The RNA shown here (transfer RNA) has 76 nucleotides and comes from Anaerosporomusa subterranea. Lineage of the source: Bacteria > Bacillati > Bacillota > Negativicutes > Anaerosporomusa. The prediction has a mean pLDDT of 82.
RNA sequence: GGGGGCGUAGCUCAGUCGGGAGAGCGCUUGGUUCGCAUUCAAGAGGUCAGGGGUUCGAAUCCCCUCGUCUCCACCA
Numbered sequence: 001g002g003g004g005g006c007g008u009a010g011c012u013c014a015g016u017c018g019g020g021a022g023a024g025c026g027c028u029u030g031g032u033u034c035g036c037a038u039u040c041a042a043g044a045g046g047u048c049a050g051g052g053g054u055u056c057g058a059a060u061c062c063c064c065u066c067g068u069c070u071c072c073a074c075c076a
Stems, first nucleotide, its partner, number of pairs: 001072007010025004019056001027043005049065005
């Protein structure tokens, strides 16, 4: 330098047919208990890596950039 994968909640990830942003764990509050653990209920938390484009509508399609993993190539 070239090819490919990945980037979504604090963590691990789902969502790849373009129309509701979600799960588990964690966190907060309340119930249960003498108290803790367990368990139950409710809740908070997201520029979907960034920018632009297409579209009535984009996490999802297209382009550029950044980060990361990997393969290939080059080098005195």